[in-house]
Context: one part of a larger RNA
RNA sequence: CUUGCGGCUAGACGGAAAGACCCCGGAAGCUUUACUAUAGUUAGAUAUUGAGUUUUGGUUUUUAAUGCGUAGCGUAGAUGGGAGACUUUGAAACCCUAUUCUCGGAUAGGGUGGAGUCGCCGAUGAAACACCAUCCUUUAAAGGCUUUAAUUCUAACCUCGUUUAUUCGAGAGACAGUGUUUAAUGGGUAGUUUAAGUGGGGCACUUGCCUCCUAAAGAGUAAUGGAGGCGUUUAUAAGGUCGGCUAGCUCCGGAUGGAAAUCGGAGCGAUAGGGCAAAGCCAUAAGCCGGCUUUACUGCAAGACGGAUAUGUCGCGCAGUUGCGAAAGCAGAACUUAGUGAACCGACAGUGGUUAUUAGAACCGCUGAAGAUCAUCAACCAAAAGCUACUCCGGGGAUAACAGGCUGGUAGAGCCCGAGCGUCCAUAGCGACGGCUCUGUUCGGCACCUCGAUGUCGGCUCAACACAUCCUGGGGGUGGAGCAGCUCCCAAGGGUUUGGCUGUUCGCCAAUUAAAGUGUUACGUGAGCUGGGUUCAAACCGUCGUGAGACAGGUUGGUCCUUAUCUACCGCAAG
Numbered sequence: 001c002u003u004g005c006g007g008c009u010a011g012a013c014g015g016a017a018a019g020a021c022c023c024c025g026g027a028a029g030c031u032u033u034a035c036u037a038u039a040g041u042u043a044g045a046u047a048u049u050g051a052g053u054u055u056u057g058g059u060u061u062u063u064a065a066u067g068c069g070u071a072g073c074g075u076a077g078a079u080g081g082g083a084g085a086c087u088u089u090g091a092a093a094c095c096c097u098a099u100u101c102u103c104g105g106a107u108a109g110g111g112u113g114g115a116g117u118c119g120c121c122g123a124u125g126a127a128a129c130a131c132c133a134u135c136c137u138u139u140a141a142a143g144g145c146u147u148u149a150a151u152u153c154u155a156a157c158c159u160c161g162u163u164u165a166u167u168c169g170a171g172a173g174a175c176a177g178u179g180u181u182u183a184a185u186g187g188g189u190a191g192u193u194u195a196a197g198u199g200g201g202g203c204a205c206u207u208g209c210c211u212c213c214u215a216a217a218g219a220g221u222a223a224u225g226g227a228g229g230c231g232u233u234u235a236u237a238a239g240g241u242c243g244g245c246u247a248g249c250u251c252c253g254g255a256u257g258g259a260a261a262u263c264g265g266a267g268c269g270a271u272a273g274g275g276c277a278a279a280g281c282c283a284u285a286a287g288c289c290g291g292c293u294u295u296a297c298u299g300c301a302a303g304a305c306g307g308a309u310a311u312g313u314c315g316c317g318c319a320g321u322u323g324c325g326a327a328a329g330c331a332g333a334a335c336u337u338a339g340u341g342a343a344c345c346g347a348c349a350g351u352g353g354u355u356a357u358u359a360g361a362a363c364c365g366c367u368g369a370a371g372a373u374c375a376u377c378a379a380c381c382a383a384a385a386g387c388u389a390c391u392c393c394g395g396g397g398a399u400a401a402c403a404g405g406c407u408g409g410u411a412g413a414g415c416c417c418g419a420g421c422g423u424c425c426a427u428a429g430c431g432a433c434g435g436c437u438c439u440g441u442u443c444g445g446c447a448c449c450u451c452g453a454u455g456u457c458g459g460c461u462c463a464a465c466a467c468a469u470c471c472u473g474g475g476g477g478u479g480g481a482g483c484a485g486c487u488c489c490c491a492a493g494g495g496u497u498u499g500g501c502u503g504u505u506c507g508c509c510a511a512u513u514a515a516a517g518u519g520u521u522a523c524g525u526g527a528g529c530u531g532g533g534u535u536c537a538a539a540c541c542g543u544c545g546u547g548a549g550a551c552a553g554g555u556u557g558g559u560c561c562u563u564a565u566c567u568a569c570c571g572c573a574a575g
Stems, first nucleotide, its partner, number of pairs: 001575007010567003014562002022396006028388004034192005040185009050153005057146009067136001077135005084118003093112008158171004195207003204224001208230006231377001232275001233334002239293007247271001248268006273282002276339001278337003297320004303314003309378001322331003345371001348368004353364001403450001404448001405446003409443001411439006420430002457532001458530003462524001463521005470495003473490006497511005538556004542551003
């Protein structure tokens, strides 16, 4: 060197399982004061479903009564007719009873009584309950219809017993039960929804429009870049037109009067004002004041700007009708740029096309039109929230957690300057304010390999390396007398403890030691071990949540697979 055998497990981002964590898309299970349904439940109506009594209210018929301002013999309801009416078929008067009442009377019945009582005439707006008719207010009784509530019955219906029988008896009873229908309730059940952006996701925030910067001197131009506004206002114009005017600040002067009121002068020159944000613009004023007014019009529109489209913006000129102005002319809102919403539906108004035998109605068509925080603002449906650690599927290293990589803010280390401390003295030892580097070890940033898997803290075992050296070695300085130290330079050969507590790394404590170094090696090492912690399924507590459940909160429990092909390494043998 070649070949083989036996070991070991550091590597082959070893094998196994299209990652279970995370995100995206989908699904499922569960929850609820998400949405919409629905079983069920409750209540009403109605059919099965009948008879009577009492009662509440309404309406109507008959009979009977009832009606008081003042004046007036007096309790005059209204209108009309009317000169007589009632009375031995019992008048006046008196007595008793009942009803009513404005307490004065009125009405009805009975008794005694035995012949009269009332009206026309005077007072009143209206004349006689003298008499008759119609009607009104209020009341009573009786009846009809209807209605409310209660109650009784038996014959439907139901239950029990009985019977050859759907017969009979008892109970209950128009209730219950059942059908139809309306309303309420209804996670009991079901179907679904539960936005996107996002230097991972969640939480927070944002989502349309206007102004400025970023924006790189045409336009346009992004970011969870930096600043602000809008979702209107104005008819008592802040609109139109005609005419007129000029703010603001500083200084000086001037009674009360002051920093600042009103008055005069000078200087500067738009700093003022323009309903509101900002920018642009405005003195010929678009700013301020006054007169008259409604063009804040109707029908069009050449031509342009802008733009993927759709929206959007400006507008010569023509016709009609107005306002202002002597006129030329100006005026189709506002100094300009925000002040907003497509379709569908459509209250309402107008109109007349279809259907119909006709009339009315209804529906629909056409024209106009109120109604959107449709604000996720190019708007999904009329209509919608959550949990999942019981989870599942499809994907992603397009995207997080470990490790690596880049970076080096943070961290650690060094150097420069040297105010100051160090009795004196910047530099024995320190060193403010600052400056320049290095390392890649902390916390981060980025999201570049890996999600068809790169196993995660600590311990055990076994270590290899760096030197910015803990000890041992050699030196310089010293604020080094010596001893013991401090600081710096060289140096990696060797070494660098054992226990208690905690899962701990770390740390604290105890006892030693010459010393008990700092780091890197996928925070070395799980195809070497462990599995105490973290990080599945079970469960408890606290807190949060209506709940399902959740919690870098605590607690108990909880399957660690792999026969070594290659490389590497350790031995053995043969050629």